Overview
The prediction has a mean pLDDT of 88. Predicted 3D model of a 270-nucleotide part of an RNA (large-subunit ribosomal RNA, domain VI) from a Pseudomonadota bacterium. NCBI's taxonomy places the organism under Bacteria, Pseudomonadati, Pseudomonadota. It matches the Rfam family "Bacterial large subunit ribosomal RNA".
[in-house]
Context: one part of a larger RNA
């Protein structure tokens, strides 16, 4: 646009897409078979690779807007104590968040139909034949079963709930207009995300900063003080310093703005 009013959720599944792998080991059973060495099937089990999905609770990464130590230099007048630059100057850690080398899942089982093949029953053809009528089994393949899209599936399906009967114009279809419910636009943002799009919010209000408090992470500030000639140590003091984590608080910032039904059917009540 369509889907015979306008809307907001929630579903059917037509079609369509994925997935489909596979070792080693124990029992059964040293059993059947085999003179023996040797060594099963058919059946349960346990345990891996690969390779997939999905998560960060552990474990190992990165974490150039955390912490800390440290070399050289200029700087802030000097000491201190900072701070620029040197590849993040080097070097030791590390929250979120991403991520594997983590962790947890899957392949399966079953069911139909059948392929080479094995069969029952059975003629033409008094026998015989698994085939001609019938009919049983039988592959990781094939239909289904699992997982994921899916009503533009024009055959446009369902269910639930919400709004719903006004103006003007016109025979009348329509055309204009102002709402409803929603919905969009702007705005605050986001493990959403090239944009679009998707989600939370928009003061009736936790949507981000901020500020608290807490967790985490450094690893023991800065000044003071005491001990040493000093270097340096010790105490104050798990200190100070802090990002994305979590819980709370309207102090800042989310002003406001467009759009958006009236058909349809049966009559008069819907």
């Nucleotide at each position: 646009c369509g889907u015979g009013g306008g809307g907001g959720g929630u579903u059917u599944g037509c079609g369509g897409g994925g997935a489909g792998c596979u070792g080693g080991c124990u029992c059964u059973a040293g059993u059947a078979c085999g003179a023996g060495a040797g060594g099963a099937c058919c059946g349960a089990g346990c345990u891996g690779g690969a390779c997939g999905a999905u998560g960060c609770g552990c474990u190992c990464g990165u974490g150039u807007g955390c912490c800390g130590g440290u070399u050289g230099u200029g700087c802030c007048g000097c000491c201190a104590g900072g701070u620029g630059c040197a590849g993040u100057g080097c070097c030791g850690g590390g929250u979120a968040g991403c991520g594997a080398u983590c962790a947890u899942c899957g392949g399966a089982g079953c069911g139909g139909a059948g392929a080479a093949c094995c069969g029952c029953u059975g003629a033409a053809a008094g026998c015989a034949u698994c085939u001609a009528a019938g009919u049983g089994g039988g592959a990781a393949a094939c239909c289904g079963a699992c997982c994921c899209c899916a009503a533009g599936a024009g055959g446009a399906g369902a269910c639930c709930c919400c709004c719903g009967a006004g103006c003007c114009u016109g025979a009348g279809a329509g055309g204009g207009c102002a709402u409803a419910a929603g919905a969009c636009c702007g705005c605050u943002g986001g493990g959403a995300g090239a944009c679009g799009a998707c989600c939370a919010g928009u003061u009736g209000g936790a949507u981000a900063g901020g500020c608290g408090g807490g967790a985490c992470g450094u690893g023991g500030a800065a000044g003071g003080u005491c001990a040493g000639c000093a270097a340096u140590g010790g105490c104050u003091g798990g200190a100070g310093c802090g990002c994305a984590c979590c819980c709370g608080u309207a102090c800042u910032a989310a002003u406001g703005g467009u759009u958006g039904a009236a058909a349809c059917c049966u009559u008069a009540g819907g």